[in-house]
Context: one part of a larger RNA
RNA sequence: GGUACACGGCGGAUGCCUAGGCAUCGGCUGCCGAUGAAGGACGCGGCAAGCUGCGAAAAGCUUCGGGGAGCGGCAAACACGCAUUGAUCCGGAGGUUUCCGAAUGGGGCAACCCAUCCCGCGAGGGAUAUCCUGCGCUGAAUAAAUAGGCGUUGGAGGGAGACGAGGCGAACUGAACCAUCUAAGUAGCCUCAGGAAGAGAAAGUAAAGCAACGAUUGCCGGAGUAGUGGUGAGCGAAACGGCAUAAGCCCAAACCAUGCACGCUGUAAGCCGGUGCGCGUUGGCGUGCGCGGGGUUGUGGGGCCUACAAGACGGCAGUACCGAGCCGUUGACGAGUUACAAAGAGUGUUUUUAGCUGAAGCGUACUGGAAAUGCGCGCCAGAGUGGGUGAUAGCCCCGUAAGCGAAAGGAACACGCCUCGUAGUAGAGACCCCGAGUACCAUGGAGCACGUGGAAUUCCAUGGGAAUCAGGGAGGACCAUCUCCCAAGGCUAAAUACAAGCCGAUGACCGAUAGUGAACUAGUACCGUGAGGGAAAGGUGAAAAGCACCCCGAGAGGGGAGUGAAAUAGUCCCUGAAACCAUGUACCU
Numbered sequence: 001g002g003u004a005c006a007c008g009g010c011g012g013a014u015g016c017c018u019a020g021g022c023a024u025c026g027g028c029u030g031c032c033g034a035u036g037a038a039g040g041a042c043g044c045g046g047c048a049a050g051c052u053g054c055g056a057a058a059a060g061c062u063u064c065g066g067g068g069a070g071c072g073g074c075a076a077a078c079a080c081g082c083a084u085u086g087a088u089c090c091g092g093a094g095g096u097u098u099c100c101g102a103a104u105g106g107g108g109c110a111a112c113c114c115a116u117c118c119c120g121c122g123a124g125g126g127a128u129a130u131c132c133u134g135c136g137c138u139g140a141a142u143a144a145a146u147a148g149g150c151g152u153u154g155g156a157g158g159g160a161g162a163c164g165a166g167g168c169g170a171a172c173u174g175a176a177c178c179a180u181c182u183a184a185g186u187a188g189c190c191u192c193a194g195g196a197a198g199a200g201a202a203a204g205u206a207a208a209g210c211a212a213c214g215a216u217u218g219c220c221g222g223a224g225u226a227g228u229g230g231u232g233a234g235c236g237a238a239a240c241g242g243c244a245u246a247a248g249c250c251c252a253a254a255c256c257a258u259g260c261a262c263g264c265u266g267u268a269a270g271c272c273g274g275u276g277c278g279c280g281u282u283g284g285c286g287u288g289c290g291c292g293g294g295g296u297u298g299u300g301g302g303g304c305c306u307a308c309a310a311g312a313c314g315g316c317a318g319u320a321c322c323g324a325g326c327c328g329u330u331g332a333c334g335a336g337u338u339a340c341a342a343a344g345a346g347u348g349u350u351u352u353u354a355g356c357u358g359a360a361g362c363g364u365a366c367u368g369g370a371a372a373u374g375c376g377c378g379c380c381a382g383a384g385u386g387g388g389u390g391a392u393a394g395c396c397c398c399g400u401a402a403g404c405g406a407a408a409g410g411a412a413c414a415c416g417c418c419u420c421g422u423a424g425u426a427g428a429g430a431c432c433c434c435g436a437g438u439a440c441c442a443u444g445g446a447g448c449a450c451g452u453g454g455a456a457u458u459c460c461a462u463g464g465g466a467a468u469c470a471g472g473g474a475g476g477a478c479c480a481u482c483u484c485c486c487a488a489g490g491c492u493a494a495a496u497a498c499a500a501g502c503c504g505a506u507g508a509c510c511g512a513u514a515g516u517g518a519a520c521u522a523g524u525a526c527c528g529u530g531a532g533g534g535a536a537a538g539g540u541g542a543a544a545a546g547c548a549c550c551c552c553g554a555g556a557g558g559g560g561a562g563u564g565a566a567a568u569a570g571u572c573c574c575u576g577a578a579a580c581c582a583u584g585u586a587c588c589u
Stems, first nucleotide, its partner, number of pairs: 001588006008581002015574001016539002020510002022507007029499002031159002039100003042055003046078001050074002061094006070082003105114003115128005130156003134152005163194001164192005174181001178230001204213002217244005227235002248491003251435001255293002258290008270279002272323006298469001300434004304429001305427004311330006332422005344417001346415008355404003361377005378395002380384001386398003440464007450476001471486005526533002546573001549560004
């Protein structure tokens, strides 16, 4: 020096475990913000570095409920306190809530600096950003006016995981190259919104000289079909059938009435008509704008006009009577807060935000530290899901099945209150209205499954440019016939999408190099000027019973003693593999 065996050290694999993750399903909920958010800075404890909680009223204050014996967070000890006069804790409603941050009095290198005005003796409190909108005051060049200025009402601003609508919009890639094409209207960026959004009550779908259906949305089929396509790669419908859910409405215009402005007419009359009395200067027409009525349709609808019909009571005009008209109240009927008008408060029920009740087992043991295991004999079960307890417990504990429960707040529904509406029918007239720089056409584009094609339908740009029911659009060029529909205004619940948050359940999901990056002070430590990158790190024991005391040692550490089932379980702590290191023994050199 090597090999072998034994016993140790080092090391932290493996096994077991789970406090944390992952995924799916179901339910709830679905925005927060100038009443100052999201996110932070700095503080607050007897002692207090971190996390958590909170805000100078600072691990908390008030009140109303729940709960019932301990409590002062993680987190021990000491100190000092609280609590059956009900604390701690849980839930509802309030109060407080420094500074920064949209940050908003001005400034600024975020958490800082510096103001003005008003109120108050003071301590202190309040106001003061910008934009939009309505109203009021003021007011230039410049007479009227306008711009502008000032004050004030209401609103906005910023944040947020996915889902939504719109605007802008790639490339890699595929085509075995590549250019049309594809990827893909995807990714990405921007704007805006809601609990959903968007769409939506036919200028529809269809059928083909019989018809039929009847808003939208989603799913299954139709169907990888019809088509489209350097007819390559690829792209890829719809009608219709079945299902889910179901809901329909309001304007513009004609016409009537009225207010204002402007213009024309114009001295006659006018004040609802008639008669009498009375009043004493405006009246009529047109245009524009505004309020109200009217009206909303495709067997075309509506207006104007005519006829009939049109509850009761009270009131109104300069006045009396008659006529006509208008207004209000009431009755009856109907409707309603998601659209169709709009504001709610009340009562009740259900539900939610704390909770409560909740069956039934003992004995024994050679086992063991410990019984839930074994054995013996029982019991409950609308409960034998699950977890804990010194090993494996239906009957020990928490629970589970099944029931019960709210002072206060939220949600849904119902009821009455309340609110709103209620006169139409028939007929005549081709008198009026029925969404205009629109439809449509040409050219250039885009979007439709459809790449310009025979290319309809939809949208945009430029140019041209209709008709009003004897009208207009569509039925995949176009024309005729036929059929369907009525554009150029608007609103609309549900079925659908998503899952940040909360709750519940489940797993041929993981089990600490796995599963989230993060089971632990984790987006922490650390790195980077910055954008950004980004760890490692779990396990004594049933219980600290965490080794009193003695000995060696400066200590660290160790030897006894003691605890414990175990100390080779001693906090570097379960198990404790290998590499690597030492010691002992044997053999070889």
This is a predicted structure of a 589-nucleotide part of an RNA (large-subunit ribosomal RNA, domain I) from Fibrobacteres bacterium R8-0-B4. RNAcentral holds the full RNA, with entries from ENA. Its Rfam family is "Bacterial large subunit ribosomal RNA". Lineage of the source: Bacteria > Pseudomonadati > Fibrobacterota.